[in-house]
Predicted 3D model of an 89-nucleotide RNA (SAM riboswitch aptamer (S box leader)) from Nonomuraea zeae. The RNAcentral record of the sequence draws on Rfam. It matches the Rfam family "SAM riboswitch aptamer (S box leader)". Its family is annotated with regulation of gene expression in the Gene Ontology.
RNA sequence: CGUUCAUCGGGAGGAUCCGAGGGACCUGGCCCUGCGACGGUCCGGCAACCUGCCCUGAGGCAAGGUGCCAAUGCCAGGAACGAUGAGGA
Numbered sequence: 001c002g003u004u005c006a007u008c009g010g011g012a013g014g015a016u017c018c019g020a021g022g023g024a025c026c027u028g029g030c031c032c033u034g035c036g037a038c039g040g041u042c043c044g045g046c047a048a049c050c051u052g053c054c055c056u057g058a059g060g061c062a063a064g065g066u067g068c069c070a071a072u073g074c075c076a077g078g079a080a081c082g083a084u085g086a087g088g089a
Base pairs, nucleotide, nucleotide: 001088003087004086005085006084007083008082013043014042015041016040017039021032022031023030025078026077027076028075029074044069045068046067048066049065050064051062052061053060054059073081
């Protein structure tokens, strides 16, 4: 990286710092937020993919690599839309 495949159901908390917006983009809704959202740091957790182990298998366990921890990617429409994993370049 306008690359290939898969998934977007469910799951998962606190402390501290910051200080006004945030929920990817646009539109229309709706929601979160000075009882401090969003974001950073620390600890904790979840278990989607890869990995390891068990099992004939379905599946189970672990949590090493990434990832994730408001709401169905919050809802609807639009778009060669976005995010994550495993490959590839």